[in-house]
RNA sequence: GACCGACAAUGGCAAAAUCAGAGAAAUCUGGUGACGCAAAGCCACGGGUCCUCUUUGUGUUCAAGCAAAAGGACAGCCGGGCCACCGAA
Numbered sequence: 001g002a003c004c005g006a007c008a009a010u011g012g013c014a015a016a017a018u019c020a021g022a023g024a025a026a027u028c029u030g031g032u033g034a035c036g037c038a039a040a041g042c043c044a045c046g047g048g049u050c051c052u053c054u055u056u057g058u059g060u061u062c063a064a065g066c067a068a069a070a071g072g073a074c075a076g077c078c079g080g081g082c083c084a085c086c087g088a089a
Stems, first nucleotide, its partner, number of pairs: 004087002012037002017032006035076001041082003045079003048074005054069005
């Protein structure tokens, strides 16, 4: 230094639920809360999942619905990239 990861040390993050707020929604932010996490730190690059304010097509008496485009969300779904604390075996 690389891999690796302990009933070690110092610390960290925070699922569900719930309260307040933002958003059309997915979801996000903050409080409470801890299911878990050795990258549960960061990045939507590949795959995946989710949403539909908008546009188009379809459908319809009007709608609902369906499909596509485009946009958005998830890093605690998988892979990839970047960075990082500690040091028993």
This is a predicted structure of an 89-nucleotide RNA (c-di-GMP-I riboswitch aptamer) from Geopsychrobacter sp.
Its mean pLDDT, the model's own confidence on a scale to 100, is 88.
Taxonomically the source falls in Geopsychrobacter (Bacteria, Thermodesulfobacteriota, Desulfuromonadia, Geopsychrobacteraceae).